[in-house]
RNA sequence: CUCUUAUCCAGAGUGGGUGAGGGACGGGCCCGAUGACCCCCGGCAGCCUGUGCGACUCCUUGUGGAGUUGACGCAAGGUGCUAACUCUCGCGGACCAAUUCCGAGAGAUAAGAG
Numbered sequence: 001c002u003c004u005u006a007u008c009c010a011g012a013g014u015g016g017g018u019g020a021g022g023g024a025c026g027g028g029c030c031c032g033a034u035g036a037c038c039c040c041c042g043g044c045a046g047c048c049u050g051u052g053c054g055a056c057u058c059c060u061u062g063u064g065g066a067g068u069u070g071a072c073g074c075a076a077g078g079u080g081c082u083a084a085c086u087c088u089c090g091c092g093g094a095c096c097a098a099u100u101c102c103g104a105g106a107g108a109u110a111a112g113a114g
Base pairs, nucleotide, nucleotide: 001114002113003112004111005110006109007108008107013041015040016039017038021031022030023029025090026089027088028087042082043081044080047078048077049075050074051073052072053070054069055068056067057066058065059064086106091103092102093101094100
């Protein structure tokens, strides 16, 4: 970088550093010298991982073991995240419009494969 699958209405700082743009892209609308973005520290927890509990299935004479699962917990090891629903619209549909909703696309993240 490409492909597959899943998720994207939860959560998270009155700290330190730096100093100008930032929110993926285009429009809108926002954030930002009362210091954003980024880095460090801290923090969060719905992906992976470890683990507890419950339920189910299978194996076992049994003790027990394996697997699946959850509107349930804990840990914080791998990543990730830490303004706004992915900030919102973008393409199509449900309605004629407004509005709202649904789906697609795009994007992000994780796991697996190449």
SAM riboswitch aptamer (S box leader) from an Armatimonadota bacterium, 114 nucleotides, folded computationally. Its mean pLDDT, the model's own confidence on a scale to 100, is 79. Rfam family: SAM riboswitch aptamer (S box leader). From the family's description: The SAM riboswitch is found upstream of a number of genes which code for proteins involved in methionine or cysteine biosynthesis in Gram-positive bacteria. Taxonomically the source falls in Armatimonadota (Bacteria, Bacillati). It was read from a public genome assembly, where an Rfam model found it.